[in-house]
């Protein structure tokens, strides 16, 4: 410097262009003398950021920034 690949909830990853969702986590409950376990619930997200296409973008297009890897 060329490629390539990733970025989404604290974390570990899903989501054929049409309501962003598990699971583990943290919070409450219900059980226990009492913790853990269980099981019920809630809360949590500018999808890395910016720009364009669209009616409508996590998804498509393009800048850039970080993270990984490969050439040189």
């Nucleotide at each position: 410097g060329c490629c390539g690949a990733c970025g989404u909830a604290g974390c570990u990853c899903a989501a054929c262009g049409g309501u962003a969702g598990a699971g583990c986590a943290a919070c409450a409950g219900u059980u226990u003398u009492g913790u853990a376990a269980a099981c019920u619930g809630u809360a949590g997200g500018u999808u890395g950021c910016g720009g364009g296409u669209u009616c409508g973008a996590u998804u498509c297009c393009u800048g850039u920034c970080g993270u990984c890897g490969g050439c040189u």
The RNA shown here (transfer RNA) has 72 nucleotides and comes from a Patescibacteria group bacterium.
It was read from a public genome assembly.
Its mean pLDDT, the model's own confidence on a scale to 100, is 83.
It matches the Rfam family "tRNA". It is annotated as a transfer RNA.